[in-house]
């Protein structure tokens, strides 16, 4: 000094596992919107794609000869001009240096290409320093220009002349090179001093001054020797990814010679050798320029390799050498070769991966500027030239950094927007107004640092011999693209300058309107289906700011590849087991060495970058400086504990060896019974067999049974076990043979010999496979018969490979403890197999002890929990193996194995936001246990059939208004549809409205009678008709207009409210503890009880609420009061009679008030409880009967049409009136009743006894008519007084007599009566008369446990009246049955399984069909890349030749000769080409395979529950499909009973 961060998403909830996203940071960045300034930065990531045009490499005249314009002089002229001297000195040329530097891309390359350290005794280095030596004497050329010639061009040949710091011979040789040798030295590589021979140098130029001889100055030239610098080569390590590349290699390795190189080197080539690389990953195949750095990250790590900087490698594609100090050469050159361009068609030209610039390609990347002032490079003695390096400047918000777009007051909170509960919030001091500043931009002026320097320039100084030269704090001049910029003044005027994402969570920020799964939004999770804080607008909010946002890459977050830093029993993952090589780790002592390893110094680790410190630019960004930092590095030194290594040594790991035992360890040979089957013979007879039940099969041709002999093939009951052995897979009758391990005891050798174990090699259950046997049972396929809607299954009958042997193959399983091997270590308890020792005894038991195996429990501790727990899944060493979401998939290619079957190895696309694990709380289960209920069972009466009512459904209609739909809609809402009700339909009308409330105006009572038109409503006439007053006016009431009203329109899924429903079922919670990481659990669970979570007992729980019971009403008994309109017992009167009346209070009764019932009380059961089970009394006994009373909750149940309500729609209408239809309709079908079907009845007559209601628009009596409904009549009664009112069923006596009837009573006819304006559709009721169906009701089916069910009547609500046989009460008569809880249904507890949470009406698999992806095969097609054989063979080196040709040397007088070169051909190599066969990739292909997704398709039910045959795992046949069956295996199966074994007590 620096510093580790999390969300969000799997579930109904919960912990873990995991996987996906998100929030940070970065960019050569692009894209949308938006845009003042300025600085410093950067700016073809794609097509190393093609390139118009201009520039980017020249310089030197002080190396050379020439020499044009031009200028002088001079001479000729044809007067146009020409020659000659001399100055000039341009183009060109010959020479020299440069051009190998700068610049620009990264194609290629995984390689000594880079890094980084190091050798080089095996090497060069031009121009530059130093230092020693030299430069002597000669020669032939040629190019330019001049002449000629050929081409279109380019350009090229001849000729002839010519110079040099060009070339070429001699001389000289300190020194270099080589042969031969001599001494020293050495590290053996070599190095240094010598010696003979041999071969090798050169150039001149220029400025002064010269006596012209020269001398002198600078620059140069040649030979050595050093240094610098630069470069080659060679070596240690260091950095990609594929093993579905596993072998590669012939100059390949070494070696001796020669070649050749500026050098070692198979570099090359000859010959000999048979080696070299590879798992520590060779070869291959893909991908990539390396670094320094850059980005990210707490770090280790990851990705990255723009610009700066260093190396390399390219330069239109391949070869190639030449020249040169440097190159195999981006702006040379040869050849091929594509591609462009010129052209006369003969031939030629060209290479922007320099700067600028075009097209193309792209999502996407700039100015054909300006200048060499300045850095730097070339040449050049210099001045100087030349320079697209560079210095500047242009465009580009591309990034970084700065700066501004104002500040300061201002509440009437202004208008306006938005929203609103209508009060007001909120934009908002925001704005307007006022003072105030003026950065930037604008304009006016002033104006630079960058020049340090250089300068044939001038003037001074030193120096000298010198006015050459060279130096030089000097002085004066000149030199600036950028640029009139930066700056700094001053003017004016708030004046010219704000966007952009976002506001459901994550994540800062919210309302409103539109929109209605549409239109849209999304980065995950996920919104939108009428009340979207999630689209799309606006108000407002927040976030950044010249930017914001998206998108793509990148680190991070991700301990999700875990070296820091992770896991494998169930989540993904332990290999089926062993043997074992390589590596990998390894016991105790004692010494040596120093490779690790630890330290300590050099040396390097390039600038730049980064961290600090300071420093310039107003500030930052940028830039300068000095400091650290920075390597697995080299070297040189010390240490020696540990590791390694060496060397001696030890016995506690490891093994040898001996004793005795245990054992279904292997392998072969052989042996016994019992069973089964079949064959044979006896007996015997109708059946056997099978199944849920059959039935196919056998059997009168004698089966089944059942006794006798016989075969023949597999497997070994009992013993037997959670025993035993073996690596594992496995092993089971017995009795030899041969054989392997192992535990125990002994403690004699060995001495670390040992653990792990990639490759490797063995063994490996069932099925399967080859061949050859066997073949008794049992059995895939396969047949048949059942089940079934079907049944390719489960069930049955046959039966075939298989099963058994033997020899060979296969190599797989839920080959499981789903748990790798070894070592140590860390409480214990209790079995059981083997050994040994001790105790103890005469012995055998018994008890202790140890060792090794195999089990259960259980501390610590570990675990997401489940569990595990000395036989780890504690703690720790060491090795191998395996994992990184789910699906696609253990699949497809490819390899290797198989006789096939198939195994092993093993991806991609594409696709989801899961997918899992384990534990919870519900649900559910064709799991289980205990309980209850008219739930079944036992009864008793119905429905379902008939007629009819009466409500639905459908149909129909203009309308048949609307709701309600399994229980829990359907005689329900309606306890009253002819109008009315009415919500519906058709027509007729009114529009401030039929009905509220408030303003304004103007009018008047309201109304009601009458009259006219109409169906009415209405409309119009017409007459009648107000109150209060302070005189303003008011009340009421009409028009008129504004505000509003009205709506049974619509959402019941916005909602209140009421309701039903499970269930009157006994359950539903809480607080406080306590357990558990958590959901949660405990409590409420267990034992016993109850009608009850009723109680009681125990209990990590102790209390508490709502439910249950009580409290409350009616009834059942009694008492006490009162006694009227009710009662009448006993007294009195009185009537034919009757509480009629006096009286009474007794009794019934009525009102009120108590009393009474509590498991009190007695026995028994039970735990001494609780409590239950008998029994006393008693009117009633165990909650007496009934009733009100309905916990948390569930059904988006019902109901917006009762009512209330948000919102939405309608406003001359979806309001409102009014008429006349409809709601009552009919081919059907379903509920719910009614009345029947008759003799327990009908039907005639007589005749007895209730209750509970109702009644003034009301009940009505008694009388009178009427057959009857009724009418008349009107007492009495606002009712314990009167009426309604007769109750009926029964009772009593009569009649029918089994017939569709004297049953039944619909249907119809005629007649009437009664409410009503009004009974047509559409009222009820009487009377006559009609007299259907129907003879007790299929499958089902519904009520009901007692004053019940069945019967039989009364009465009341709605109501003018009634379709009421509905619905609510009242009473009379009054059963039958319940053994019991297996079964049907529903409920309640507990337990237990799950893949179910929308919770079994769940969930969920796989054919088919259909759309659309991506992927494999496929006859084939069409390229790509590398090899290889063979052909051809440019350029070019390189040998060889060289009849041709040939200036310099040498011979010679010459001519020629010769040396030497050369041209040409000859020959190796050798690019491109072409043939050929393979290799590998990649596209694309009819067709075909499977996957994957897709809303509501079609088959079937396979899994999850004991999923309805338990599921699964390997195999193996079969089947539309899940799947079925066989053979072996697993529990990751419910159930229930049974052993066994542990656990508490």
């Nucleotide at each position: 000094a620096g510093a580790u961060u999390g969300a969000g998403u799997u579930u109904g909830a919960u912990c873990c596992u995991g996987g996906c996203u998100c929030a940070g940071g970065a960019c050569g960045a692009a894209c949308g919107c938006u845009g003042g300034c300025g600085g410093c930065g950067c700016g073809c990531u794609u097509a190393a794609c093609a390139c118009a045009u201009g520039c980017a490499a020249g310089u030197c005249g002080a190396g050379c000869g020439a020499g044009a314009a031009c200028c002088a002089g001079u001479c000729c002229u044809u007067c146009g001009g020409g020659g000659c001297u001399g100055g000039g000195g341009a183009c060109a040329g010959c020479g020299g240096c440069g051009a190998a530097c700068g610049g620009g891309u990264g194609a290629g390359u995984a390689a000594c290409a880079c890094g980084u350290g190091g050798g080089u005794a095996a090497u060069c280095u031009g121009c530059c320093c130093u230092c020693g030596g030299c430069a002597c004497c000669g020669g032939a050329a040629u190019a330019g220009c001049c002449c000629g010639g050929g081409g279109a061009a380019a350009c090229c040949c001849g000729g002839a002349u010519u110079a040099a710091u060009g070339c070429c011979g001699g001389a000289u040789g300190g020194c270099c090179u080589c042969u031969c040798u001599g001494c020293c030295c050495u590290a053996c590589g070599g190095g240094g001093c010598g010696g003979c021979g041999a071969g090798a140098a050169a150039a001149g130029g220029u400025a002064g001054c010269u006596u012209c001889g020269g001398c002198c100055u600078c620059c140069g030239g040649c030979c050595g020797a050093g240094g610098a610098u630069g470069a080659g080569c060679c070596c240690g390590c260091g950095g990609c990814c594929g093993a579905u590349u596993a072998g590669c290699u012939u100059g390949u390795u070494g070696g001796u010679g020669a070649g050749g190189u500026a050098a070692c080197g198979g570099c090359u080539c000859a010959c000999c050798a048979a080696g070299g690389c590879g798992a520590c990953g060779a070869u291959c195949g893909g991908u990539a320029g390396c670094u320094g750095g850059u980005c990210u990250g707490a770090g280790a790590g990851g990705a990255c390799g723009a610009u700066c900087a260093g190396c390399c490698a390219c330069a239109c594609u391949g070869g190639g050498a030449c020249u040169g100090a440097g190159a195999c050469a981006c702006g040379g050159c040869c050849c091929a070769g594509a591609c462009u361009c010129c052209u006369a068609c003969g031939g030629g030209a060209g290479g922007c991966a320099g700067c600028a610039g075009u097209g193309g390609g792209g999502a996407a990347u700039c100015u054909u500027g300006c200048g060499c002032a300045a850095u730097g490079g070339g040449c050049g003695a210099a001045a100087g030239c030349c320079u697209g390096a560079c210095g500047c400047a242009g465009c580009g918000a591309c990034g970084c950094c700065g700066c501004g777009u104002g500040c300061g007051g201002g509440a009437a909170g202004a208008a306006g927007g938005c929203c609103u509960u209508c009060g007001g919030g909120u934009u908002g001091u925001a704005a307007a107004c006022c003072g105030c500043u003026u950065u930037c931009a604008g304009g006016a002026g002033g104006g630079a640092c960058g020049a340090a320097g250089c300068c044939a320039c001038u003037c001074g100084g030193g120096u000298u011999a010198a006015u050459a030269g060279c130096c030089u704090a000097g002085a004066g001049g000149g030199u600036g693209a950028c640029g009139g910029u930066a700056c700094c003044u001053c003017c004016a005027g708030a004046a010219g300058a704000a966007g952009c994402c976002c506001c459901g969570g994550c994540u800062a920020a919210c309302u409103a309107c539109g929109u209605g799964c549409c239109a849209g939004c999304a980065g995950c999770c996920g919104c939108g289906g009428u009340a979207a804080u999630a689209c799309g607008u606006a108000g407002g909010g927040g976030g950044c700011u010249a930017g914001c946002g998206u998108u793509g890459u990148c680190c991070g977050g991700a301990u999700u590849u875990a070296u820091u830093g992770g896991g494998c029993g169930u989540a993904a993952a332990g290999a089926g087991c062993g043997u074992g090589u390589a590596g990998g780790c390894g016991g105790c002592c004692a010494g040596g060495u120093a490779g690790g390893u630890c330290u300590g110094g050099u040396g390097u680790g390039a600038a730049a970058a980064c961290u600090c410190g300071a420093g310039g630019c107003u500030u930052a960004a940028c830039c300068u400086c000095g400091a650290g930092a920075u390597g697995u590095c080299a070297u040189c030194g010390g240490a020696a504990a540990c590791c390694a290594u060496c060397u001696g040594g030890c016995u506690a790991g490891a093994g040898u060896c001996c004793g005795g035992a245990a054992g279904a360890g292997g392998a072969g040979a052989g042996u016994g019974g019992a069973a089964u089957u079949c064959c044979u013979g006896g007996u015997g007879u109708a059946g056997c067999g099978g199944u849920g039940a059959a039935a196919u099969g056998c059997g009168c041709a004698g089966a089944u049974a059942u006794c006798a002999g016989g075969a023949a093939g597999a497997a070994c009951a009992c013993c037997a076990a959670u025993g035993g052995c073996g690596a594992a897979a496995g092993c089971a009758g017995c009795u030899c043979u041969c054989u392997g391990g192992g535990a125990c005891g002994g403690u004699a050798c060995u001495g670390a010999c040992g653990c792990u174990g990639a490759g490797a090699c063995g063994c490996g259950a069932a099925a399967g496979c080859g061949u050859g046997g066997g073949g008794a049972g049992c059995g895939a396929a396969c047949a048949g018969g059942a089940u079934u809607a079907g049944a390719u299954a489960c069930c049955c009958u046959g039966g075939u490979a298989g099963u058994c042997c033997a020899c060979g193959c296969c190599g797989u399983a839920a080959a499981c403890g789903a748990u790798g091997g070894g070592c140590g270590c860390u409480a214990g308890g209790u079995g059981u197999g083997g050994g040994c020792g001790g105790u103890g005894u005469c012995g055998a038991c018994u008890c202790c002890g140890u060792c090794c195996g195999u089990g259960c429990c259980g501390a610590a501790g570990c675990u997401a929990a489940c569990g595990c727990a000395u036989u780890a899944a504690g703690c720790g060493c060491c090795c191998c193996g395996c994992c990184u979401g789910g699906g696609g998939a253990g699949u497809a290619c490819g390899g290797c194995c198989g006789c096939a079957a198939g195994g092993c190895u093993a991806a991609a696309a594409c696709u989801c936001a899961a997918a899992g694990g384990a534990a919870u709380u519900g649900a559910c289960g064709g799991g289980g246990g205990c309980c209850c209920g008219c739930a079944c069972a036992a009864g008793c009466a119905g429905c379902g059939g008939a007629g009819c009512a009466u409500g639905u459904g459908g149909u129909u209609u203009a309308a048949u208004u609307c709701g309600a739909c399994g229980c829990a809609a359907c005689g329900c809402g309606a306890a009253g549809a002819a109008c009315c009700u009415u919500a519906c339909c058709a027509g007729g009308g009114c529009u401030u409205g039929a009905c509220a409330u408030g303003c304004a105006c103007g009018g008047g009572a309201a109304u009601u009678g009458c009259g006219u038109a109409g169906a009415a409503a209405u409309a119009c006439g017409u007459a009648a008709g107000c109150c209060c007053u302070u005189c303003g006016g008011g009340g009421c009431u009409c028009g008129u207009g504004c505000a509003c009203a009205g709506g049974u329109g619509g959402u019941g899924c916005a909602u209140g409210g009421c309701u039903g429903u499970c269930g009157u079922c006994a359950g539903c919670u809480c607080g406080u503890g306590u357990c558990g990481u958590g959901a949660g659990a405990u409590g409420u669970u267990g034992g016993g009880u109850u009608a009850a979570g009723u109680c009681c007992c125990g209990c990590a729980a102790c209390g508490a609420g709502c439910g249950c019971a009580a409290c409350c009403c009616c009834u059942g008994u009694c008492c006490u009061a009162u006694g009227u309109u009710g009662c009448c017992a006993g007294c009195g009167a009185g009537u034919u009679a009757u509480g009629u009346c006096g009286g009474g209070g007794a009794c019934u009764c009525a009102u009120a008030g108590g009393a009474g019932a509590c498991u009190g009380c007695c026995g028994g059961u039970g735990a001494c409880a609780a409590a239950c089970c008998g029994g006393a009394g008693g009117a009633g006994g165990g909650u007496g009967g009934g009733g009100a009373u309905g916990a948390c909750g569930u059904c988006a149940a019902g109901u917006c049409a009762u009512c209330a309500u948000g919102c939405c729609c309608c406003u001359u209408a979806u309001g409102u009136u009014c008429u006349g239809g409809g709601c009552u309709a009919c081919a059907c079908a379903c509920g719910u009743g009614c009345u029947a079907c008759a003799u327990u009845g009908g039907c005639c007559g007589g005749u007895a006894c209730a209750a509970a209601g109702g009644g003034c628009u009301g009940c009505a009596a008694a009388c009178c008519c009427g057959u009857g409904a009724g009418g008349g009549g009107g007492a009495g009664c606002g009712a314990a007084u009167c009426c309604c009112a007769a109750a009926a069923a029964g009772c009593c006596g009569g009649u029918c007599c089994c017939g569709g009837u004297u049953c039944g009573g619909a249907u119809u006819g005629a007649a009437g009566g009664c409410u009503g304006a009004a009974a047509c559709u559409c009222g009820c009721c009487u009377u006559c008369a009609u007299g259907a169906a129907g003879g007790c009701g299929g499958a089902g089916u519904u009520g009901c446990u007692a004053g019940u069910a069945a019967u039989c009547g009364c009465g009341g609500a709605u109501c003018a009246g009634c379709a009421a046989u509905g619905c609510c009460g009242c009473g009379g008569u009054g059963a039958a049955u319940a053994c019991g809880u297996u079964c049907c249904c529903g409920g309640g507890c507990c337990u237990u399984g799950u893949a179910c949470a929308c919770a079994c009406c769940g969930c969920c698999c796989g054919u088919c069909a259909c759309a659309c992806c991506a992927c494999g095969a496929a006859a084939g097609c069409c390229g790509g890349u590398a090899a290889c054989a063979c052909c051809c063979g440019a350029a070019g080196c390189c040998g060889g030749u060289g009849u041709c040709c040939u200036a310099a040397c040498c011979c010679g007088c010459a001519a020629g000769g010769g040396a030497g070169g050369g041209a040409g051909c000859c020959g190796u190599c050798g690019a491109a080409g072409g043939u050929g066969g393979g290799a590998u990739u990649g596209g694309u292909g009819a067709u075909u395979g499977g996957g994957g997704u897709g809303a509501a398709g079609u088959c079937g039910u396979a899994a999850c529950a004991a999923g309805g045959u338990a599921g699964c795992c390997g195999u193996a046949g079969c089947g539309g499909a899940a799947g079925c069956u066989g053979c072996g295996g697993c529990u990751g199966g419910a159930u229930c009973a049974c052993c066994u074994c542990c656990g508490u007590u």
Small-subunit ribosomal RNA from an uncultured bacterium, 1545 nucleotides, folded computationally. It matches the Rfam family "Bacterial small subunit ribosomal RNA". Gene Ontology terms of the family: ribosome and structural constituent of ribosome. Its mean pLDDT, the model's own confidence on a scale to 100, is 84. RNAcentral holds the sequence, with entries from ENA and SILVA.